[in-house]
RNA sequence: UGUUUCCUUGCUGGAGAGAGGCUUGGCCCAGCGGCCGGCCCACCGAAGGAGCAAGCCCCAUCGCGGGUGAAUCUCUCAGGUAAAGCGGACAGCAAGGGCGCC
Numbered sequence: 001u002g003u004u005u006c007c008u009u010g011c012u013g014g015a016g017a018g019a020g021g022c023u024u025g026g027c028c029c030a031g032c033g034g035c036c037g038g039c040c041c042a043c044c045g046a047a048g049g050a051g052c053a054a055g056c057c058c059c060a061u062c063g064c065g066g067g068u069g070a071a072u073c074u075c076u077c078a079g080g081u082a083a084a085g086c087g088g089a090c091a092g093c094a095a096g097g098g099c100g101c102c
Stems, first nucleotide, its partner, number of pairs: 001100003006097008018041001020040004025036004042081003048077001049075003055068004059063001
């Protein structure tokens, strides 16, 4: 000095979807009821996870063949679905590091 087309940390911003039903499980309460857990149905996609297009490569088979191959796309295992809180792909700012050049 370049690279955020590499990494880490700090700060900031950050969406979607039921305040669902049942509960002869536990706790609190005089009671109504509340919280946690369990089961069921409905939904969301932006932690994580999984799938694949073009392209490229391979084949003695030339084919609906094999390999590689991305996501904010698709799936919804996981996670999530009032507010608050937590989490949050990604983005901005800053510091430090890696790599390269002088």

Notes
This is a predicted structure of a 102-nucleotide RNA (Glycine riboswitch aptamer) from Ramlibacter algicola. The source organism's lineage runs through Bacteria, Pseudomonadota, Burkholderiales, Comamonadaceae and Ramlibacter. The sequence is in RNAcentral, with records from Rfam.